[in-house]
RNA sequence: ACAAUGAAGAGUUUGAUCCUGGCUCAGGAUGAACGCUAGCUGCGGGCUUAACACAUGCAAGUCGAGGGGCAUCGGGACUCCGUAAGGAGUUGCCGGCGACCGGCGUACGGGUGAGUAACGCGUAUCCAACCUGUCCAUGUCACGGGCACAGGCUUUCGAAAGAAAGAUUAAUUCCCGGUAUGGCGUAUUCUCCUCCUGGAGAGUACGUUAAAGGUUUAUUCCGGUCAUGGAGGGGGAUGCGUUCCAUUAGACAGACGGCGGGGUAACGGCCCACCGUGUCUAUGAUGGAUAGGGGUUCUGCGAGGAAGGUCCCCCACAUUGGAACUGAGACACGGUCCAAACUCCUACGGGAGGCAGCAGUGAGGAAUAUUGGUCAAUGGGCGCAAGCCUGAACCGGCCACGCAGCGUGAAGGAUGGCGGCCUUAUAGGUUGUAAACUUCUUUUUCGGGGGAUUAAAACGGUCCGUUUACCGGAUUUUUGCAGGUACCCCGCGAAUAAGCAUCGGCUAACUCCGUGCCAGCAGCCGCGGUAAUACGGGGGAUGCAGGCGUUAUCCGGAUUUAUUGGGCUUAAAGGGUGCGUAGGCGGGAUGGCAUGUCAGUCGUGAAAUCUUCGGGCUUAACCGGUAAGUGUGCGAUUGAAACGGUCGUUCUUGAGUAUGGACAAGGUGGGCGGAAUUCGUGGUGUAGCGGUGAAAUGCAUAGAUAUCACGAGGAACCCCGAUUGCGUAGGCAGCCCACUGGGGCAUAACUGACGCUGAGGCACGAGAGUGCGGUUAUCAAACAGGAUUAGAUACCCUGGUAGUCCGCACCGUAAACGAUGAAUACCCGCCGUCCGCGAUAUGACAGCGGGCGGCAUCGCGAAAGCAUUGAGUAUUCCGCCUGGGGAGUACGCCGGCAACGGUGAAACUCAAAGGAAUUGACGGGGGCCCGCACAAGCGGAGGAACAUGUGGUUUAAUUCGAUGAUACGCGCGGAACCUUACCCGGGCUUGAAUUGCGUUUGACCGGUAGUGAAAGCUAUCUUUCGCAAGACAAGCGCAAAGGUGCUGCAUGGUUGUCGUCAGCUCGUGCCGUGAGGUGUCGGCUUAAGUGCCAUAACGAGCGCAACCCUUGUCGAUAGUUGCCAGCGGGUCAAGCCGGGGACUCUAUUGAGACUGCCACCGUAAGGUGCGAGGAAGGGGGGGAUGACGUCAAAUCAGCACGGCCCUUACGUCCGGGGCGACACACGUGUUACAAUGGUAGGUACAGAGGGGAGCUAUUAUGUGAAUAAAUGCGAAUCUCAAAAACCUAUCUCAGUUCGGAUUGGAGUCUGCAACUCGACUCCAUGAAGCUGGAUUCGCUAGUAAUCGCGCAUCAGCCAUGGCGCGGUGAAUACGUUCCCGGGCCUUGUACACACCGCCCGUCAAGCCAUGGGAGCUGGGGGUACCUGAAGUACGUAACCGCAAGGGGCGUACUAGGGUAAAACCGGUGACUGGGGCUAAGUCGUAACAAGGUAGCCGUACCGGAAGGUGUGGCUGGAACACCUCCUUU
Repeated sequence: ACAAUGAAGAGUUUGAUCCUGGCUCAGGAUGAACGCUAGCUGCGGGCUUAACACAUGCAAGUCGAGGGGCAUCGGGACUCCGUAAGGAGUUGCCGGCGACCGGCGUACGGGUGAGUAACGCGUAUCCAACCUGUCCAUGUCACGGGCACAGGCUUUCGAAAGAAAGAUUAAUUCCCGGUAUGGCGUAUUCUCCUCCUGGAGAGUACGUUAAAGGUUUAUUCCGGUCAUGGAGGGGGAUGCGUUCCAUUAGACAGACGGCGGGGUAACGGCCCACCGUGUCUAUGAUGGAUAGGGGUUCUGCGAGGAAGGUCCCCCACAUUGGAACUGAGACACGGUCCAAACUCCUACGGGAGGCAGCAGUGAGGAAUAUUGGUCAAUGGGCGCAAGCCUGAACCGGCCACGCAGCGUGAAGGAUGGCGGCCUUAUAGGUUGUAAACUUCUUUUUCGGGGGAUUAAAACGGUCCGUUUACCGGAUUUUUGCAGGUACCCCGCGAAUAAGCAUCGGCUAACUCCGUGCCAGCAGCCGCGGUAAUACGGGGGAUGCAGGCGUUAUCCGGAUUUAUUGGGCUUAAAGGGUGCGUAGGCGGGAUGGCAUGUCAGUCGUGAAAUCUUCGGGCUUAACCGGUAAGUGUGCGAUUGAAACGGUCGUUCUUGAGUAUGGACAAGGUGGGCGGAAUUCGUGGUGUAGCGGUGAAAUGCAUAGAUAUCACGAGGAACCCCGAUUGCGUAGGCAGCCCACUGGGGCAUAACUGACGCUGAGGCACGAGAGUGCGGUUAUCAAACAGGAUUAGAUACCCUGGUAGUCCGCACCGUAAACGAUGAAUACCCGCCGUCCGCGAUAUGACAGCGGGCGGCAUCGCGAAAGCAUUGAGUAUUCCGCCUGGGGAGUACGCCGGCAACGGUGAAACUCAAAGGAAUUGACGGGGGCCCGCACAAGCGGAGGAACAUGUGGUUUAAUUCGAUGAUACGCGCGGAACCUUACCCGGGCUUGAAUUGCGUUUGACCGGUAGUGAAAGCUAUCUUUCGCAAGACAAGCGCAAAGGUGCUGCAUGGUUGUCGUCAGCUCGUGCCGUGAGGUGUCGGCUUAAGUGCCAUAACGAGCGCAACCCUUGUCGAUAGUUGCCAGCGGGUCAAGCCGGGGACUCUAUUGAGACUGCCACCGUAAGGUGCGAGGAAGGGGGGGAUGACGUCAAAUCAGCACGGCCCUUACGUCCGGGGCGACACACGUGUUACAAUGGUAGGUACAGAGGGGAGCUAUUAUGUGAAUAAAUGCGAAUCUCAAAAACCUAUCUCAGUUCGGAUUGGAGUCUGCAACUCGACUCCAUGAAGCUGGAUUCGCUAGUAAUCGCGCAUCAGCCAUGGCGCGGUGAAUACGUUCCCGGGCCUUGUACACACCGCCCGUCAAGCCAUGGGAGCUGGGGGUACCUGAAGUACGUAACCGCAAGGGGCGUACUAGGGUAAAACCGGUGACUGGGGCUAAGUCGUAACAAGGUAGCCGUACCGGAAGGUGUGGCUGGAACACCUCCUUU
């Protein structure tokens, strides 16, 4: 370079991310099954379960050319009867032949997989340790005799099966003798050879050993005997390979070996006698469980993993167990004997049987076929052959069980029908070129006709050839189950033929209706609680298709057991530490060997299968041929010598030794010391001490605490002291002594790889705990008491025992941690410190080595981080992990005095559990800052009465909504009717209102009358317009109606709140694997993310601010209804009049304020100032303006709107009632409780608004509310229209001349109507209340407080409410610790529905699996003893036989049976232990934040429970600043 081959992921933990990790899916496969469906053909396949039981038939016979014979059949002959046809009998004479003797076969073929973990199988090698019928080749021989037994005959017994006796009999049956240059055995000689023991050949001596005939036309052919060789078949031995469990660790007495025998075809403890004591095993013996093995099959890129059905090879078995016989071959599927179980027959005495052969039956089971045909072919047995037999085999039948092929039609055909479905619905989309219709085709089906290959041999007949032939050739004859099938031709005619699953994501395919956490779906995640693409149905779509889905199982994906190809700081995982055995691995140089290794060649690795390329069935599947690979192997042989190994030689750098001077809380033993605590004694001394958040228990007048002196005793060693040092780890700290261990440095003298690691093993091993003894000062589990608390088995306090200490002996565990095994080499640097050397010589310091630390480059890592002390780059060895829970639990075993330790599962259950980091939220975490948040003040609420709203209660109804802050004088800016939605009653039904259409009428309206509570109903009177179209109205009908009915959790719009808080984001860039971060952090500043500085950020947007309105000052312009300074007129008075625009005012438009100036502080931004100037000063006051979002916040009853619901009512009209009830509770207010006041009189000053069905001057009447008359004003003109204040008088502290509720009476006004249920007026009445508990609200200046005025709604008004207006007009803020709310930064987190979070344990209830358990019961195996069939072997006097021998008897072995004691494995079991799951149960609140006592680990004790406490350890703990309390100033 070319060619070939070839490896895909996804869902699911989270608010999101990365990782770890499990679960699940997409693929392929099957001897399958089930559901729905089904036209055909070819080829294959078909009891996986009960090696369960079997009716019936068949599956092994054949040879008359081995034999005696002759029952049956046929023929012949003969005899008799008969007219004949024919019949009866005799005869083995012939063809043949039942049964019998004999030969061969039956050991093949066929079935099954129970057993077997084994030389059973596979592969390789060997047998010098073996056998072999038939067959082939070569050679040899076949002589002479004899005795029987079947059968048949005659009898006997028996139900039968069958058996027995007598006489007689053949053979290729059996026996004897002869022959044997052969074979075999013993002894021996020679030669040759070899692979351990030996083998082959030749010879000698002795012994021993054969035979069968049949048939024919034939000199035939088939046989027989012995021997040698071959082929094929079998037997045996060995190496290697061949499942799981160590919770199976020791096993074995013929066991291991020897000598000698027996036995066998043959070797061998195969068996036996004797002798010895061995043999196997951690490289897994023994035991248990499971299982036929292989070729191969499925899957996979491969390496592997799983399987062993069909076909082939081997093995084993034939109802279960045992045994032998016969034979070449069996310990024999369709043979024998015995035992056992079962079934059947029986005359009860006895007998028969074995489908895991082919069919078939029952049973079991989810499940697997015909009681078929033929020997035509292939093959087998017998036979000379013809031939016979053959459920082997070949065919057919059944089954979609699989693979492959074919068809169910093809082309045209529309702005596209009907129907269905959907929609935004006068219409459109889709079903859909689909159909109809036109043209075409005829595979297939059906009908008709023709019609195979597979068959060619052999045999037989005839002929020919060659050296003899049985050999070869030619020719002839005959043979087809399947099947009249395959195939071919003709004819008719689209005619005979489509389903199944799915459609939320993974995963291709979407809508409507129904249902409403129901019914149901589901492989995983998950759907379903009224708008379900997820359930069920319809329509449509997608996928596959004579099938499609589901279930089950296997491989894959899964690198999720990792050899290829994983990991262990924190996710699961490093042993607590060392020493060391086996084992594994191992420095430099050199020589040999050739064991591993590598290369070539040879043998083998059966065939089939798989792969390649052709071929044959029309194609394919399938079949056949060819080639290569494969079976990755094993064996043999020839080489190579780098590497590993091994045997030598050698080296010094690894390792060790030596010498030297230093180092240290290294260890053990002993001695000594002072301080402190406690106790004792004595002194001084007096009332408390002690303790806590605060207290109490406790101690103390019998003298404590305090203080002094002395004494006793035990334990621990202040300062030094440190990121220090030493040790293998645990651990080690006063000083001294003795003994002892260690590493490091320096020197380079010695040894010469002596090394590293290390399963088992051995030793050490904090604390707690245990045993015995001692000691006991302190502290202190348990315990007691006191507190705290709802409780307090705790935290706090007072006591206090084990223990803490010592000796000896156990225990053997810890967060035994660096959560990091040991060793070696390599890999940028900087800084500190300890030890030694070097250097220096008193200032210090290059450098080398070894430790202990910090920071960082590369690299690594999921990240955090690690980083020459690695978690980097590599090598070696050990230990350990494989989802969470169950569980470090159960059982078993080992150890321990015990407590317990070590080893260490399963059922069941979940779809997660987990690590690191991110953004939020939260914290009884930290820091900074703000706000009428607190504080400082003023005034209230909470107490009273009343008003009003709410809850509750009541009711026929008390309509509905709003419910912490963010509901409650809220929707309502105004419920007597109306409103009104509620209740009762009476009516209407195209309807109270609106629109359209059709039709009828000509009215309707209105009047009158009746009835009625009204609405309404009934009657009646009058009765259209227009020329026409028509208009109008009513009735009827149709189509829209109507609903304050439901859902604010389907919505729009609007609103509340956080909050007028300062935040919320984006683009580009940069950082990070990523979520994300940066910007937006930091410092200063601000009301402000307002600015400035700094800065991997630079900019920008929504918010802030400003722009807008109003108010405060001034100017300009304009003057009516406003104003009146100057001029004139005029009035009791008054801008009243002429006039004026100066002023006020009205209105439009401008100016003005910006830290601009000054001083100080500051880099700047900015801040400060009783600064200047100015009407106003640092945002001048007020308003409007509300970021991204939060609360599924509020509202379907304001409005709108999707869906659902009602339709003579859930619509609508009317009358009445209710929304106004009243034991009570709460919110918001009003009025008060009085002298800063009440009452009476007098007097003054606003602003902003309203006014025609209106506001009303003025006058009159009335005590008054009002009324009557009358005028002005649609309003800068008229009018509504001020009160506190101020002046005067009075009241004098009281339930009052305060307060005004309540009640009585009398009225006014509005209105159809004031009873329920209006307001106001007058007279009278005169309640509670004397300043309000815990607690709580508003307000920082023209504010609070206080005073009145107006407006909306409105006939009137329950308004003390709401919205506005002006008058009078304060106090206080040291300050930010605390309460509340908020903002920023940081920290922890197991929270993310976000702390109103999460979550632990007991108890109670239900379900599930499991451990223990008095026992009960079953199973397989072993041991001991007893008994012991058949059979074999051995022994043997009586019997039989001439004999050989047999029988009988005995012995040994043994199947089976019985007994006994143990072990093991199951099932079940009253009761009992914990575990898991479950909807909202109970008790507490242990953990997560400093989780409110930091948590956790080991251990001990205690407690309802989580848990608490002691002791030692760990950080996988926050905070390190300040307060409360207390003390002082």